RNA sequence: CUCUUAUCCCGAGAUGGUGGAGGGACAGGCCCGAGGAAACCCGGCAACCUACUUAUUGCAAGUAAGGUGCUAACCGAUGCAAGGUGAUUCCUUGAACGAUAAGAG
Numbered sequence: 001c002u003c004u005u006a007u008c009c010c011g012a013g014a015u016g017g018u019g020g021a022g023g024g025a026c027a028g029g030c031c032c033g034a035g036g037a038a039a040c041c042c043g044g045c046a047a048c049c050u051a052c053u054u055a056u057u058g059c060a061a062g063u064a065a066g067g068u069g070c071u072a073a074c075c076g077a078u079g080c081a082a083g084g085u086g087a088u089u090c091c092u093u094g095a096a097c098g099a100u101a102a103g104a105g
Stems, first nucleotide, its partner, number of pairs: 001105008013042001016041003022032003026079002043071003048067002050064005080094005
């Protein structure tokens, strides 16, 4: 980097430290940011893999937190297709895109 499977309406510093202007994947918008962005450290959340216990043909449940991950807005909304409603809207479903985990190449 590609492929497969699963998940993406919960939760986590409105007040930690360093840092000093960007950030929310992409596009146009719309937002966040000197009352401090990214990044790093600390703290926290969750429980995919993992370990242990119970049960078991397999599936499962609980506990822990070793490997990841996450810590504004439902993947923040829209993007492609279908449907409902209609006033320039609004809503629903699916796909695509993206993110994370595990496995394979």
Predicted 3D model of a 105-nucleotide RNA (SAM riboswitch aptamer (S box leader)) from Caldibacillus thermoamylovorans. Its Rfam family is "SAM riboswitch aptamer (S box leader)". Its family is annotated with regulation of gene expression in the Gene Ontology. The coordinates come from a structure-prediction model, not an experiment, and the mean pLDDT is 81. RNAcentral holds the sequence, with entries from Rfam and Ribocentre.